The RNA shown here (transfer RNA) has 72 nucleotides and comes from a bacterium. Its Rfam family is "tRNA". The family's RNA type in Rfam is transfer RNA. RNAcentral holds the sequence, with entries from ENA and MGnify. Model confidence (mean pLDDT): 85 of 100.
[in-house]
RNA sequence: GGGGCAGUAGCUCAGUGGGAGAGCGCCUCCCUCGCACGGAGGAGGUCGGCGGUUCAAAUCCGCUCUGCUCCA
Repeated sequence: GGGGCAGUAGCUCAGUGGGAGAGCGCCUCCCUCGCACGGAGGAGGUCGGCGGUUCAAAUCCGCUCUGCUCCA
């Protein structure tokens, strides 16, 4: 220098054009003499960044940043 993969909640990840979600964690309530377990509810996200396509983009396209990897 070139190719590939990944980037989504605090953590691990799903979501392949139209509702942003799950598990764990956090908060509140119930249960208990109290804790744990269990049950119910809730908060928390400019979907790495910029631009483009589209009526509509986490999703498609281009550039770019970071990490891993392959080639030279």